Model confidence (mean pLDDT): 85 of 100. This is a predicted structure of a 1483-nucleotide RNA (small-subunit ribosomal RNA) from an uncultured bacterium.
RNA sequence: UUAGAGUUUGAUCAUGGCUCAGGACGAACGCUGGCGGCGUGCCUAACACAUGCAAGUCGAACGGGGUAGAGAGCUUCGGUUUUCUACUUAGUGGCGAACGGGUGAGUAACGCGUGAGAAACCUGCCUUUCAGUGGGGGACAACAGUUGGAAACGACUGCUAAUACCGCAUAAUGUUACCGGGGGGCAUCCCUUGGUAACCAAAGCUUAAUGUGCUGAAAGAUGGUCUCGCGUCUGAUUAGCUAGAUGGCGGGGUAACGGCCCACCAUGGCGACGAUCAGUAGCCGGUCUGAGAGGAUGAACGGCCACAUUGGGACUGAGAUACGGCCCAGACUCCUACGGGAGGCAGCAGUGGGGAAUAUUGGGCAAUGGGCGAAAGCCUGACCCAGCAACGCCGCGUGAAGGAAGAAGGCCUUCGGGUUGUAAACUUCUUUUACCAGGGACGAAGAACGUGACGGUACCUGGAGAAAAAGCAACGGCUAACUACGUGCCAGCAGCCGCGGUAAUACGUAGGUUGCAAGCGUUGUCCGGAUUUACUGGGUGUAAAGGGCGAGUAGGCGGAGAUGCAAGUUGGGAGUGAAAUCCCGGGGCUCAACCCCGGAACUGCUUUCAAAACUGCAUCCCUUGAGUAUCGGAGAGGCAAGCGGAAUUCCUAGUGUAGCGGUGAAAUGCGUAGAUAUUAGGAGGAACACCAGUGGCGAAGGCGGCUUGCUGGACAUUAACUGACGCUGAGGAGCGAAAGCGUGGGGAGCAAACAGGAUUAGAUACCCUGGUAGUCCACGCCGUAAACGAUGGAUACUAGGUGUGGGAGGUCUGACCCCUUCCGUGCCGGAGUAAACACAAUAAGUAUCCCACCUGGGGAGUACGGCCGCAAGGUUGAAACUUAAAGGAAUUGACGGGGGCCCGCACAAGCAGCGGAGCAUGUGGUUUAAUUCGACGCAACGCGAAGAACCUUACCAGGUCUUGACAUCGAUGUAAAGCAUGUAGAGAUACAUGUGACUCUUCGGAGGACAGAAGACAGGUGGUGCAUGGUUGUCGUCAGCUCGUGUCGUGAGAUGUUGGGUUAAGUCCCGCAACGAGCGCAACCCCUAUGAUCAGUUACUAACGGGUAAAGCCGAGGACUCUGAUAAGACUGCCGGGGACAACUCGGAGGAAGGUGGGGACGACGUCAAAUCAGCAUGCCCCUUAUGACCUGGGCUACACACGUGCUACAAUGGUGACAACAAAGAGGUGCAAAGCGGUGACGCUGAGCGGAUCUCAAAAAAGUCAUCUCAGUUCGGACUGUGGGCUGCAACCCGCCCACACGAAGUUGGAGUUGCUAGUAAUCGCGGAUCAGAAUGCCGCGGUGAAUACGUUCCCGGGCCUUGUACACACCGCCCGUCACACCAUGGGAGUUGAGAGCACCCGAAGUCGGUGAGGCAACCGCAAGGAGCCAGCCGCCGAAGGUGAGAUCGAUGACUGGGGUGAAGUCGUAACAAGGUAACC
Repeated sequence: UUAGAGUUUGAUCAUGGCUCAGGACGAACGCUGGCGGCGUGCCUAACACAUGCAAGUCGAACGGGGUAGAGAGCUUCGGUUUUCUACUUAGUGGCGAACGGGUGAGUAACGCGUGAGAAACCUGCCUUUCAGUGGGGGACAACAGUUGGAAACGACUGCUAAUACCGCAUAAUGUUACCGGGGGGCAUCCCUUGGUAACCAAAGCUUAAUGUGCUGAAAGAUGGUCUCGCGUCUGAUUAGCUAGAUGGCGGGGUAACGGCCCACCAUGGCGACGAUCAGUAGCCGGUCUGAGAGGAUGAACGGCCACAUUGGGACUGAGAUACGGCCCAGACUCCUACGGGAGGCAGCAGUGGGGAAUAUUGGGCAAUGGGCGAAAGCCUGACCCAGCAACGCCGCGUGAAGGAAGAAGGCCUUCGGGUUGUAAACUUCUUUUACCAGGGACGAAGAACGUGACGGUACCUGGAGAAAAAGCAACGGCUAACUACGUGCCAGCAGCCGCGGUAAUACGUAGGUUGCAAGCGUUGUCCGGAUUUACUGGGUGUAAAGGGCGAGUAGGCGGAGAUGCAAGUUGGGAGUGAAAUCCCGGGGCUCAACCCCGGAACUGCUUUCAAAACUGCAUCCCUUGAGUAUCGGAGAGGCAAGCGGAAUUCCUAGUGUAGCGGUGAAAUGCGUAGAUAUUAGGAGGAACACCAGUGGCGAAGGCGGCUUGCUGGACAUUAACUGACGCUGAGGAGCGAAAGCGUGGGGAGCAAACAGGAUUAGAUACCCUGGUAGUCCACGCCGUAAACGAUGGAUACUAGGUGUGGGAGGUCUGACCCCUUCCGUGCCGGAGUAAACACAAUAAGUAUCCCACCUGGGGAGUACGGCCGCAAGGUUGAAACUUAAAGGAAUUGACGGGGGCCCGCACAAGCAGCGGAGCAUGUGGUUUAAUUCGACGCAACGCGAAGAACCUUACCAGGUCUUGACAUCGAUGUAAAGCAUGUAGAGAUACAUGUGACUCUUCGGAGGACAGAAGACAGGUGGUGCAUGGUUGUCGUCAGCUCGUGUCGUGAGAUGUUGGGUUAAGUCCCGCAACGAGCGCAACCCCUAUGAUCAGUUACUAACGGGUAAAGCCGAGGACUCUGAUAAGACUGCCGGGGACAACUCGGAGGAAGGUGGGGACGACGUCAAAUCAGCAUGCCCCUUAUGACCUGGGCUACACACGUGCUACAAUGGUGACAACAAAGAGGUGCAAAGCGGUGACGCUGAGCGGAUCUCAAAAAAGUCAUCUCAGUUCGGACUGUGGGCUGCAACCCGCCCACACGAAGUUGGAGUUGCUAGUAAUCGCGGAUCAGAAUGCCGCGGUGAAUACGUUCCCGGGCCUUGUACACACCGCCCGUCACACCAUGGGAGUUGAGAGCACCCGAAGUCGGUGAGGCAACCGCAAGGAGCCAGCCGCCGAAGGUGAGAUCGAUGACUGGGGUGAAGUCGUAACAAGGUAACC
């Protein structure tokens, strides 16, 4: 002392990336802002800098000057000279200025860190010790004069002092040279000691002191210099680098070692353990983060380094190659009298500039520290303080307690209320901070006085008053926190997933809530989470990832025993690991931050002692690893040569005749010049049937007729020999299918390209006919493959079973069989492993060793560069940009031009139709003022509509109304309302007249009705069926859909429900890790088929009686029919066959009915955002003198067309006429209407009966009998039209139905295609009903007549179950690829253009050191002098910065044009892939 979450999917597991929650910051930005403490504050332009300050000091080193005072002298009393004292200071001189302060440009380096070393070194001031301090000399500033210059600054002459300068003396424990002695060490050497010779010192001052300086020497301390071990970023698309380069000898130089420099000699040195080159970077203590290991970082504080406008150079000095010194060169700025000069803030402030961004031209030397001085003291932008900034950390406050009428207001609301909320008001209390007033420090000292910038600050006391003090972000999930309104894929949000297209908890606002709080958010960066580079701590069969293969180099690793060493290793000791920081314990500021003290720690390095197990090293030894040898058999192992037969093709000849060939079907092609076919002979090339086998061999690629030669390897056996000789293997070299390339051969078949024929919308394909490279051989390249077991090699260990190839042994045989064992090759399977699939002694198990490789997808195995190649190309191998996934395994579905099984009027077999005609009707379209609206594959279209002339009616035109045509409330009013008539008007409406004038009553009134102002509200067939309820359609009356418990699986899920049978059926039986259950199926319900019982009018009538023209007409009856109630009946119950002795099935008996008897009602979980807001209901939105309401008229009935559904036909199985039978089910009072009469008829007049088993509609029709028509546009067909009528209705013009007469169209059985139906069915015939005033060919019912066919399940359609594949899951109407077109983005190439830094070569060559020269110049020493010694100027030379020139290399920017790439809701062309993806896919 280790926390996770979101996101790939319909769901799951694993892989894997992206994203979030945490911490930190020299930060910035937005909004906001009360106080204090402690810190921090140009990260960018090492850009340029105005102004001021940042290094001076010493008069106790020196001469002079000045000021003041005192004294003395002189005095013309103006002054002047001199001495002394005090103060001061330009100059000489000393010390300091090399510290302190700043910055991080450069630097990948002994620069830094750490640890050693210097026997190779220096060190002013300081400390200690020893010794000395004698005696001389000559100058130069200041100053004076002259003089140049604009200035800066000089020049000349003259004077002068010193602790300035120069000789001399003295001198060793100094230095040098030489000669010895002793000791030590580390190679050179070091220490010590003796002798001789030569050489080298000094300075004084003063306040007179134990003063302070000065000189030599020794030592210490401090500071520095040099050397070495180890550590210290990225790139190999940088692999070779190097000429002072590596070493030596000798010199020079330095404080000192050293190629540091030079001459000569040698040819070395560095590098895969990464040299060189390129890029980037000051390093560290530390800081941030992290569980740690690590990763990132190097502000502030501390140590080191480097730099000071850029580059170069030396001088002075103890120390510099010198930030506020000098010289030169460059750039820049300033002054100028144009001659010439001056400057360097990366010191503190400050300015401009750059930038997202970083402060005052402040106070003070009081403290700490530094320089100088004897000291006083002076100087100190070091430092101490203050100012500015929420920049950070820490602390405090903005009040506390009580207070429910839960106030008002706000927001929400289901209108009840909820919430803001004890919050406020109000009452009581407190006063931190801020404010005012009074007092008032510590910091100041070893010290008596004095000394404080901060500062009248901190702190203390008093005073007044809740008074002056809260914001920011968030509220879809992650992630704590939700509502309303606005908006309507717009505006916008967004860290990821994702929100927004009219009900947004995701945008904006408000209310509320949550979080943090003087801050809160955002952005940026780093670590974390990320075990997502894995040392701790990952992987590679299929997710990314095993090299194509072996032999082998370096390297890594390595069998048994013994001895030694001690490099690794382990333990103890020592040194070091600065301080600060972190941690622990204490302490000081009221606390904390902060500060102080102590401890621990600093995981490291060095050194020493010890141990000897393990690794290593050395030696000896062993045989089991490895190898050798013996013997034996197996094999498509390799290379070369030779040989063989079958087949294809071609050639020759014969036979033979019209076709052959090819395909799904064809055609191109070949053939009467004789093909194909067939026979014989010949030529040539290639490949080797059968044997043949998850058989063999090989490292892999790969290897297949036979024989011979040469040759590699493996295996078994034996246990003789060697004695660890082994394993792996980066680079490198070798082998390496096919295709391809080069040269030369060869060429039968096959066959890219190509040609033709087909197919097709097209067909640059699939199919066909041809056909060239190539395939073959030799030699040489290429070096890649899905080179796969998608599985690197080696060794050891870890259950079995079963096959097969090669060998050996054993038992036993006549031969086999059998047992044991080694090597190889397969299958199954346990443990174990694994995400799963699977692997499983041939591991993907358990372990060890070595190599290779991976780190999201795309861009891309691409570009550039390098290497290889003749080329094709290979190998190595990125980035920008883009994206939230891509991918694996398994699951459930769905789908398949996958498979299996099964069903359905699904096909087939039939019958009748539709599609053609005319008409009816619906729809589309068109038209229109309007042609209201809805329904649109099946599952819209004779549908909503069971019935549009007005009405309906929703549409249009016009005329009207506005609390409304309708509901509730309503102050008030009336006695009405209503009805009738009249006038105007198209009517609504308006006016007038008349009529009418309610109920109850306790007489107060109440109820009801009507009118009615203002206003609440009504109203809407307006929108949204994608906000909904309800209802309905459909798959489908298909047999399915699920659950509980258990079991299996990490899980999604599976099992059950699968399997074998069977069924109409998940129906039943059997089996089974399942056992049960539910919704469905079936049954229960209704109708119908049979008989029975009961009942018997309006139905019925056998018997009896009556009666009529006739008649159940009447009495009567309860037999029959019938009506309608009740039970019964059918259950595979019985028999036989099959089957498993089951379920069940086939056949049979009986029965009215037989295997669900026929029909109906009944519709599982769900699917289609299926239909309906116009049946109804309903949220939200919209209209409100109109999108509401009323009225008249019109429209929904339009008409070039197209489609659906029907009717009638096309005729003789028929039409027409006459005669004349047999139903069922219904309806009827605003009704059905008999009979009668009239009319040709529709119908009219009249009206019995009947609210119905009674009466009526009502005639059933087809059928039947008779007659006629005789195959024709007809005696078929009836459209259209004319005339005249009838009916309904206020009204038949637009726009009804019917009748009669006349007219008499198309149509002669219907193309492609398509529909219904399996029995009382189809077909055909009529009847009724709903709606309805009237208006069916539609719809819903009813009965009559009454067939044909079903072999069967290959095919079409739909469905069920199992299985398989899948890249689909919005689920194949899916998914998805590429070109082209458009827009944008980044990028490669590109004639070139342009720039940057680095290196090289050459030219020029400043300052300056060094060297040479030095005819010129010179005070000190020598010399009387001349001159000498020495020095200087000048000149020359080497080196040498900047500059110039040149050739290349590298990196960047840009470039007409060009290449591909990426991205982009609805572009074009096709259909490549996913299913057998329709030609299996892929490399």